Context: one part of a larger RNA
């Protein structure tokens, strides 16, 4: 030459009007209407990452565009534990040491000891509400609960038994939650009837009630008794009384605590957490230890140390990237349905 020629690409989906900050706005905020996710694109959490997390001040660079915004740039702030985790205990296994065999080692058939190996195994003890701009079972409140050790009281402390356990089926008994009827209570609407949309909360703990299943005692079946099913009986059925015995179950207190503007009930159905039992199968039989408990009441001390912020992913991990791959667990409402399925829609999220 030139901001010339010239148009691959800007990462699955969507954004449009008004308003508001501002030099400066399609894209940064607020409101409306529109659209997108639905076993996730929602919530809680591991590992990884390490300050990214709240405020504020900023736009050179990042940012695939623009930025008055930002996981950027610069400043300041934030992580609070006797009861949540690490500590503690043993697994597979790893290391150190002694010993043993050799003339002798960095050898090795082995024996003996320690130590370390689990933030999903095992384990003493915490819940409700509040509160920050960023922590919260840690802070506040309120209620509660371990252990140790010191004193009292008691002299008995050690056998058993928990801790502890496969995989298939099958009753039972049972919170949450879900429909469906009533009643209350609050909101929408509607002149009126009335319809519609939400709601009627409340924990550890501490006591209590409780099924199966097992014992005891009484009784005394010769074909009865039972089950969903398999079964049971003179080595004692059936009946009748008792005794030990579960839930995250039930009542009760906790709570004229706390929550809610207020009401702050009841019933059925269905149902999973969770407890409980029976049955099946194995040339496979389904950890150890610490540690509880057996084993008193009370009072008062004492409970150190690390971890806690955030993300957790279609931008905070791994993938040279703000990358359509990758990445463990635990919770998931309604319609539909065998279904965690397709499709739709709350609740929450998003529409760089």
């Nucleotide at each position: 030459u030139a901001g010339u020629a010239g148009c691959a690409g800007c990462g699955u989906u969507a954004g449009u009007c008004g308003g508001g900050u501002g030099u400066g706005a399609a894209c940064c905020c607020c409101g409306a209407c529109g659209a997108c996710c639905u076993a996730a694109c929602g919530a809680g959490u591991a590992a990884g990452g390490g300050u990214u997390c709240c405020u504020c001040a900023g736009c050179a660079a990042u940012g695939c565009u623009u930025a008055u915004c930002a996981g950027c740039u610069g400043a300041g702030g934030g992580u609070u534990a006797g009861c949540c985790g690490a500590u503690c205990c043993u697994a597979a296994g790893u290391c150190c040491c002694a010993u043993c065999g050799u003339a002798a080692u960095u050898c090795g058939a082995g024996u003996g000891g320690g130590a370390c190996a689990a933030c999903a195994g095992g384990g003493a003890a915490a819940c409700u509400g509040g509160u920050u701009a960023a922590u919260a079972u840690u802070c506040c409140a309120g209620u509660g609960c371990u252990a140790a050790c010191a004193c009292c009281a008691u002299u008995c402390a050690a056998a058993g038994c928990c801790g502890a356990c496969g995989c298939c089926u099958c009753a039972g008994g049972a919170a949450a939650c879900a429909u469906c009827g009533a009643a209350c209570c609050g909101g929408g609407u509607u002149u009126u009837c009335g319809c519609c949309c939400g709601g009627u909360c409340g924990a550890a703990u501490c006591a209590u009630c409780a099924a199966a299943a097992u014992c005891c005692g009484u009784g005394g079946a010769a074909g009865c008794c039972g089950u969903a099913a398999u079964g049971g009986c003179a080595g004692g059925a059936a009946g009748c009384g008792g005794a030990u015995g579960a839930a995250u179950g039930u009542u009760g207190a906790g709570a004229u605590a706390g929550c809610g503007c207020a009401a702050g009930u009841c019933g059925a159905u269905g149902g999973u957490a969770c407890c409980c039992g029976g049955g099946g199968c194995c040339c496979g039989u389904g950890a150890a230890a610490a540690g509880g408990u057996g084993a008193g009441u009370g009072u008062g001390u004492u409970a150190a140390u690390c971890g806690u912020a955030c993300c957790g992913a279609g931008a905070u991990c791994c993938g040279a990237c703000a990358c359509a791959g990758g990445u463990a667990c635990u919770c998931u409402g309604g319609c539909g349905g065998u279904g965690a399925a397709a499709g739709c829609c709350a609740a929450g999220g998003u529409c760089u």

The part of an RNA shown here (large-subunit ribosomal RNA, domain III) has 352 nucleotides and comes from Haladaptatus litoreus. Rfam family: Bacterial large subunit ribosomal RNA. Gene Ontology terms of the family: structural constituent of ribosome and ribosome.